[in-house]
Context: one part of a larger RNA
RNA sequence: CGUAAGAGAUUUGAACGGAGUCUUCCUUAGUACGAGAGGACCGGGAAGAGGGAACCGCCAGUGUACGGGUUAUCACGCCAGUGGUAAACGCCCGGUAGCUGUGUUCCAAGCGGAUAAGUGCUGAAAGCAUAUAAGUACGAAGCCCACCGUAAGAUGAGAUCUCUCAUGACUCAAGUCAGUAAGUCCCCAUGAAGAUCACGUGGUUGAUAGGUCAGAGAUGUAAGUAUGGCAACAUAUUCAGUCGACUGAUACUAAUAGGACGAGGG
Numbered sequence: 001c002g003u004a005a006g007a008g009a010u011u012u013g014a015a016c017g018g019a020g021u022c023u024u025c026c027u028u029a030g031u032a033c034g035a036g037a038g039g040a041c042c043g044g045g046a047a048g049a050g051g052g053a054a055c056c057g058c059c060a061g062u063g064u065a066c067g068g069g070u071u072a073u074c075a076c077g078c079c080a081g082u083g084g085u086a087a088a089c090g091c092c093c094g095g096u097a098g099c100u101g102u103g104u105u106c107c108a109a110g111c112g113g114a115u116a117a118g119u120g121c122u123g124a125a126a127g128c129a130u131a132u133a134a135g136u137a138c139g140a141a142g143c144c145c146a147c148c149g150u151a152a153g154a155u156g157a158g159a160u161c162u163c164u165c166a167u168g169a170c171u172c173a174a175g176u177c178a179g180u181a182a183g184u185c186c187c188c189a190u191g192a193a194g195a196u197c198a199c200g201u202g203g204u205u206g207a208u209a210g211g212u213c214a215g216a217g218a219u220g221u222a223a224g225u226a227u228g229g230c231a232a233c234a235u236a237u238u239c240a241g242u243c244g245a246c247u248g249a250u251a252c253u254a255a256u257a258g259g260a261c262g263a264g265g266g
Stems, first nucleotide, its partner, number of pairs: 001153001005164007015150004021049007033038001051107005059101004066094005071086006110145001112144002118138004165266001167178004183261004187203005208254003211250005217243003224237005
């Protein structure tokens, strides 16, 4: 820009893409077959390998400053207590959310269709024969459908529901312009959305983010003081103290104020 008014939702599916795998075991049955050795078709059931998708309750990894330990050195006047640096966490021990796999769950269904090679039935031309000429039946991991996803720029532009509809100026009119409606965007607070854009939530008639409070969870018993010990240290106060992302509550802070676009009876 189009989809012959302007919008907001929900959809149909032309078309396109994805998937399509394999093995072992049990049973049928030691049956059919075979002198024996051996050993089935068809059918039923189970487990698994590899592949794919989603997710993080479990297991496990990461989690760069969340908690703790610790060496050297520097600083805060000293002690104590902290902080900085040590190749970009100094070295370590753990670890929430998130993200992951080695973890968990699920998927590859059809006694649907038409077929290929192949196999038939009936059957003439051609008194026979012939699966074919008329007619008719089977038959594959392949094709179409079925399963999953995209999808009306499918210009063949589809469908359904809901919302808004006649103000002004110019003009004979057609129409043009302006301000509006439903609505949308800008802007702002932001997100398990994201390079940007887009998408989602919210904007005081508010829980959108931060803070605060409570909880979960992590670390592992803070500082100070007291007691014991020559001391290192231990014990008590104390499952303490501290805490990023998680859950809930709460307007304390910030989403203020505002601007722009947007139909004219199709």

The part of an RNA shown here (large-subunit ribosomal RNA, domain VI) has 266 nucleotides and comes from an uncultured bacterium. The sequence was found in a public genome assembly. Model confidence (mean pLDDT): 88 of 100.